[in-house]
RNA sequence: GCAACUGUGGUUUAGUGGUAGAAUGCUCGCCUGCCACGCGGGCGACCCGAGUUCGAUUCUCGGCGGUUGCA
Numbered sequence: 001g002c003a004a005c006u007g008u009g010g011u012u013u014a015g016u017g018g019u020a021g022a023a024u025g026c027u028c029g030c031c032u033g034c035c036a037c038g039c040g041g042g043c044g045a046c047c048c049g050a051g052u053u054c055g056a057u058u059c060u061c062g063g064c065g066g067u068u069g070c071a
Base pairs, nucleotide, nucleotide: 001070002069003068004067005066006065007064010024011023012022013021018054025043026042027041028040029039030038047063048062049061050060051059
């Protein structure tokens, strides 16, 4: 330099055009003599820009970051 794949809460991840879920984490409460376990509530995210569309996390293009391969 070229190509492929990839980017979603603090972390790991699901989500093939119609209100973004889960686990973990943090926090509050219940339980307990206390802690832990367990149970319930709350907090917290679509890498950036443009295009297509009534509507984009999703499709297209560009940028940026990561991984892999080739040179």
A computed fold for a 71-nucleotide RNA from Diacronema lutheri, annotated as transfer RNA. The source organism's lineage runs through Eukaryota, Haptista, Haptophyta, Pavlovales and Diacronema. The sequence is in RNAcentral, with records from Rfam.